[in-house]
Molecule: c-di-AMP riboswitch aptamer (ydaO/yuaA leader)
Organism: soil metagenome
RNA sequence: CGCCGAAUCCGCGUAUACGCGGAGCGGGGGAACCAGGGUGGCUUCGGCCACUGGGGCGAACUCUCUUUCGAGAGAGCGCGCGAGCUCUUUCAGCGCGAGCCCGACAGCUAACCCCGCAGGCGUUCGAAAGAGAA
Numbered sequence: 001c002g003c004c005g006a007a008u009c010c011g012c013g014u015a016u017a018c019g020c021g022g023a024g025c026g027g028g029g030g031a032a033c034c035a036g037g038g039u040g041g042c043u044u045c046g047g048c049c050a051c052u053g054g055g056g057c058g059a060a061c062u063c064u065c066u067u068u069c070g071a072g073a074g075a076g077c078g079c080g081c082g083a084g085c086u087c088u089u090u091c092a093g094c095g096c097g098a099g100c101c102c103g104a105c106a107g108c109u110a111a112c113c114c115c116g117c118a119g120g121c122g123u124u125c126g127a128a129a130g131a132g133a134a
Stems, first nucleotide, its partner, number of pairs: 001122004008023006024117006034107001037052006053105001054102004061076006077097005085132007
């Protein structure tokens, strides 16, 4: 200087550590109305019975094949990078598809309530379009 990410800036307290507050960015809970899973069985087709926990952040999912059962490969789809300055878009090329949390509980959801502002890294020296700044 730059990248992923919401994870930045400002003020006060003796203040780099810590605490509080504000702005900004991000997330969750929470009415009415509407909605109300999957599999199997029964049915007079109205519904009933049995089994199956459910949810959040994030791009991080689905299917197929192989497998020494650890995992690997491919396709689709999703995400990121792709530096004369800032922003948006396309292509070549490259990379990722993890991890963590709640704890029997939450659909949507106005008012309202609560929470976070971490952590990890080093791309390009390729090709175009538009707007703006200097």